Context: one part of a larger RNA
This record gives sequence, C1' cells and structure tokens, in this order.
RNA sequence: GUAGGCGUAAAGGGUGCGUAGGCGGUUAAAGAAUCACGAAUAGCAGAUGAAAGAGUUUGAGAUUCGUUGAGUAUUGACUAGAGUUAGAGAGAGGAUAAUGGAAUUUCCAGUGUAGGGAUAAAAUCUGUUAAUAUUGGAAGGAACACCAAAGGCGAAGGCAAUUAUCUGGCUCUAUACUGACGUUGAGGCACGAAGGCUCGGGGAGAAAAAUGGAUUAGAUACCCAUGUAUUCCGAGCUGUAAACGAUGAAUGUUACAAUUUGGAGUGAAUUCAGAUUGUCAGAUAACUCAAUAAACAUUCCGCCUGAAGAGUACAAGCGCAAGCUAGAAACUC
Repeated sequence: GUAGGCGUAAAGGGUGCGUAGGCGGUUAAAGAAUCACGAAUAGCAGAUGAAAGAGUUUGAGAUUCGUUGAGUAUUGACUAGAGUUAGAGAGAGGAUAAUGGAAUUUCCAGUGUAGGGAUAAAAUCUGUUAAUAUUGGAAGGAACACCAAAGGCGAAGGCAAUUAUCUGGCUCUAUACUGACGUUGAGGCACGAAGGCUCGGGGAGAAAAAUGGAUUAGAUACCCAUGUAUUCCGAGCUGUAAACGAUGAAUGUUACAAUUUGGAGUGAAUUCAGAUUGUCAGAUAACUCAAUAAACAUUCCGCCUGAAGAGUACAAGCGCAAGCUAGAAACUC
C1' cells in the first nucleotide's frame, strides 16, 4: 500500500465555524465527460508443438468506431431538503453592573471561669495579658443551603442566590416567500476544565511546598497543629485532561412498552422536538447496543496496523518559561 477495522482488544481529532476538495433532491430539454455493451485493428501473455515459424484457441489490457443503453457538468422549471417571515414558549446559555441573607475568620464591647481544641489514643497548639462558650456590634473575602429532578441550557469546555441591562442559540404553531441556496470538511481561524506563567490588585476559608507533633524498625507518607504559593478579580500567555457516551459529523429506513421536559390540541386522544428506562428484529468475540444503535444503507473527514524502545531522540514550528504540536531508528522479544 491493499484489505479489514476504530464502545471495552491498536485506532474518533477536545469542540465548533469554515476555504479548497469530495458527495448531493424532483422534473424537462439536449445529451460533452465518464461508464456499460458491441465491433474492428495491431501487438502481448498462456495453451497446442521436440523445436522454429505459421495456424487454431483462451485471457487481460491498449487504440479507433458505433449504440435501441445509463448518465454528470450545462440550461429551464419545481417544492418534499435548507433558509426567511409572523405568533407563541421554555431554559444554571453568555457578558456587565447592582443588591441580599446564612456561615467561617478577625477585631471591639458585655456576661462568665478554667479549661479549650485535637485524636484510635495522644502530643505539638491555644488559654488567668481572661480563652472556649454565649450576647450585641463592626470589618473583610469567598461560596450561594432549601428549591433540586433519572430535570434544564450550551458546539464542547462548562453553566445554579436575587434583580436589571445587553446578547447568542433552540422548540412549537401557521401562512406566505426564496428556490437546492445542502452536507462533509485537508489546510486555516476561533473557543477550550484544572494547573502553571507575566503584570497589577485582593486575601476570609481551604491549602501544594515548608515547619512542628504523633505513628513506625524507619515514615522525607497516611493522622494532628501551623502554614506560603495557589485558590478570587482585571489584562495577557499557556492549549493540555479518563477534554469519556473511552462511541466523528450529516441524511434516510426499521417493532413495542413505560417514565419525563417543552410546545400544539378547550380537554382527551393524538402529534412535534428533547431527556431516560426495559425489551423485539438485527448486530456483537462476548459484555452488551438496540428509533439518541454498536441495526440496515449512503456521503465526507480523522485515525489504527505485534510488544517494548517511546510519545523518547534529532531537525522544525509555537511558547516568557514550564512545556506543547509533530514524531523516528538501532538494539531486544
């Protein structure tokens, strides 16, 4: 490379937008390219043959021509895909600002007196300079109990006190409009938990590092007491995670039952769009999946090819750095 694969064996890119490219609805016209079929031509290869040549026959291609065939590009039309419009609806979707109460801590004042705290048990620690407890007040930072759910929203990461402003997307119902405008997407661009980095703020609680006390043979740990970076905010950088549904995106088809969210429906039946559970057919090595498929099909992208060496080395790009992206070989089995 082919071929076969990618939930768990190697393998789905962290996620989206989108360029090139690939693929693409119905119908009419004409029917380039291309395919299919047929014919011809000259060689090639095999068989026949002891051998050479001729002949015969078989095969795969090449070139040329033809067609009652299929059919893309092209042109015109259409409305089932897609989008626009109107009316409703739900939501922790995002950004900014303001506000709120509970709790922790610290400080001030009152009451009150000898312990408190911690643990398996202790000690370090703290307290007569009055602690712990309790009452009142103040300051400051961070997080938002109940509601809360198998619930909702978002492309993913993720999002939860309340209110206001700005703002993205989604769903349903209905008519009209545009008329394939779609889908996927190499490169590219954007977003991207936690942690880390730079500058400036902030610092209540928690807490890497560090210190002390225990435990232990030791204990650079688990437990306890302290405690700095950090965690928070603003402006940048980093660009990775078991970034997981370990399951790429899109479209269509395929049997039931139950729960649930939001619409339509006076209500019910029913129906549309999600979320969840148990099964049928079918699939699977099995586990299991099963209308949100791992079923049946189509299109496009990404990725895999024995283990270890190794996500290492070298060169390259990016980064302030940490490092990230990309990514071998020898040797060994």
A computed fold for a 333-nucleotide part of an RNA from Amoebidium parasiticum, annotated as small-subunit ribosomal RNA, central domain. The full RNA is in RNAcentral, with records from ENA and SILVA. Taxonomically the source falls in Amoebidium (Eukaryota, Ichthyosporea, Ichthyophonida, Amoebidiaceae). Model confidence (mean pLDDT): 84 of 100.